[in-house]
Context: one part of a larger RNA
RNA sequence: GAACGAACGCGUGGCGGCAGGCCUAACACAUGCAAGUCGAGCGCCCUGCUUGCAGGGAGCGGCGGACGGGCGAGUAACGCGUGGGAACGUGCCCUUUAGUUCAGAAUAGCCACUGGAAACGGUGAGUAAUACUGGAUACGCCCUUCGGGGGAAAGAUUUAUCGCUAAAGGAUCGGCCCGCGUUGGAUUAGCUAGUUGGUGGGGUAAUGGCCUACCAAGGCGACGAUCUAUAGCUGGUCUGAGAGGAUGAUCAGCCACACUGGGACUGAGACACGGCCCAGACUCCUACGGGAGGCAGCAGUGGGGAAUAUUGGACAAUGGGGGCAACCCUGAUCCAGCCAUGCCGCGUGAGUGAAGAAGGCCCUAGGGUUGUAAAGCUCUUUCAGAUGUGAGGAUGAUGACAGUAGCAUCAGAAGAAGCACCGGCUAACUUCGUGCCAGCAGCCGCGGUAAUACGAAGGGUGCUAGCGUUGUUC
Numbered sequence: 001g002a003a004c005g006a007a008c009g010c011g012u013g014g015c016g017g018c019a020g021g022c023c024u025a026a027c028a029c030a031u032g033c034a035a036g037u038c039g040a041g042c043g044c045c046c047u048g049c050u051u052g053c054a055g056g057g058a059g060c061g062g063c064g065g066a067c068g069g070g071c072g073a074g075u076a077a078c079g080c081g082u083g084g085g086a087a088c089g090u091g092c093c094c095u096u097u098a099g100u101u102c103a104g105a106a107u108a109g110c111c112a113c114u115g116g117a118a119a120c121g122g123u124g125a126g127u128a129a130u131a132c133u134g135g136a137u138a139c140g141c142c143c144u145u146c147g148g149g150g151g152a153a154a155g156a157u158u159u160a161u162c163g164c165u166a167a168a169g170g171a172u173c174g175g176c177c178c179g180c181g182u183u184g185g186a187u188u189a190g191c192u193a194g195u196u197g198g199u200g201g202g203g204u205a206a207u208g209g210c211c212u213a214c215c216a217a218g219g220c221g222a223c224g225a226u227c228u229a230u231a232g233c234u235g236g237u238c239u240g241a242g243a244g245g246a247u248g249a250u251c252a253g254c255c256a257c258a259c260u261g262g263g264a265c266u267g268a269g270a271c272a273c274g275g276c277c278c279a280g281a282c283u284c285c286u287a288c289g290g291g292a293g294g295c296a297g298c299a300g301u302g303g304g305g306a307a308u309a310u311u312g313g314a315c316a317a318u319g320g321g322g323g324c325a326a327c328c329c330u331g332a333u334c335c336a337g338c339c340a341u342g343c344c345g346c347g348u349g350a351g352u353g354a355a356g357a358a359g360g361c362c363c364u365a366g367g368g369u370u371g372u373a374a375a376g377c378u379c380u381u382u383c384a385g386a387u388g389u390g391a392g393g394a395u396g397a398u399g400a401c402a403g404u405a406g407c408a409u410c411a412g413a414a415g416a417a418g419c420a421c422c423g424g425c426u427a428a429c430u431u432c433g434u435g436c437c438a439g440c441a442g443c444c445g446c447g448g449u450a451a452u453a454c455g456a457a458g459g460g461u462g463c464u465a466g467c468g469u470u471g472u473u474c
Base pairs, nucleotide, nucleotide: 001474002473003472004471006470007469008468009467010466014346015345016344017343018342019341020339021338022304027302028301029300031299032298033297036063037062038061041060042059044057045056046055047054048053049052070257072255079182080181081180082179083178084177085176088174089173093170094169095168096167097166098165099164100163101135102134103133104132111124112123113122114121115120141150142149143148155162156161157160183229184228185227190220191219192218195217196216197215198214199213200212201211202210232254233253234252235251236247237246238245239244259280260279261278262277263276282293283292284291285290310336312335313334314333318332319330320329321328322327349379350378351377352376359370360369361368362367383415385410386409387408388407389406393401418463419462420461421460422459423444424443425442429458430457431456432455433454439446440445
């Protein structure tokens, strides 16, 4: 000098645009909302009547809840970055081919009885389906000892569609493997038994000690293994002429986590933030028998802290889920609110005006300076204010923002300046007070009676809606 997610001080502060806003306790959380939707899959119940329509409810079923959103605890690792690879999967979407046949048995809801304080159940009767099961068929598909064996479907409706099954291909997304790169410590030198390799088997979508039985005795290491400390990684960001150094907020990609630890289920996909089970800590309810919960989602509360915002509006746009659609849901998102937190822009007036007014300060008492500064005179009206008008975001309808941006008219200099510094470095000097006191200070150093260095005043210098201090990086 530059930079910052900054903080603190000033008896600081006018406006707008754009951005940013718990860096600390991955501490604990009251309350509300954040994931639903489909009656064009199914039966039933209720309500309203205009009597065949409309609306609502719980349930079975389907799709979605694996996305989106948050956080960085863990992780020094194929986690990430980059470049390759072979032994894989892929709902919805696209292309193509073929099919969509015949039967059956249940069950929730509902009803009856009944247990429990509740959470939640139990028994019986009986019912539907795009829920479940069996048979048939199957070019292609799978297995095969090559003889053969195995495997599918679901219908709905307003009659045009939406579906369903099998197979092949694509696209997308993902799983796996490898080369190279990726912090400090040797006051950590040896580490390793599923360890290293092989064979058989199991397991997986798939390779593989991934697992298991047996066999062999290997594997890693001063080119730093192991241990330990620290840390999410990257695109980037800051600085620098560059090389480099530091860093990883916001935005984007990947990873990891979801009270702590473990586990699987369902599913195309999870070992699943707002799913399930077990254990633990904590909090809450209880009729003491037993139950309920998880803000590192958006707001908000307590706590911690130098320090970081509203328990706001809307689905209008973009996008997502469901639905044929109408539409519903969406604290994603778009907006608004708060904060000079930052960057950028604008303003706080312009011209004229010497009796160089008054006042202040200094003085050698002559004057000098504040100073064209003020007043006065002549103008202008940005911004803010008032009134009117008023886009675009919306290709046809639909606007939260919001009567917003903009435009026109009106009034009046009117409503809008501070902060730090002035010994040298370093731009800017005098007087008074104080008297090694009170104090200043980044370094050198000032102050013990004329202090340009302390405090005040006048004057000056610098920056300016900010200025200075502190912290951190280069």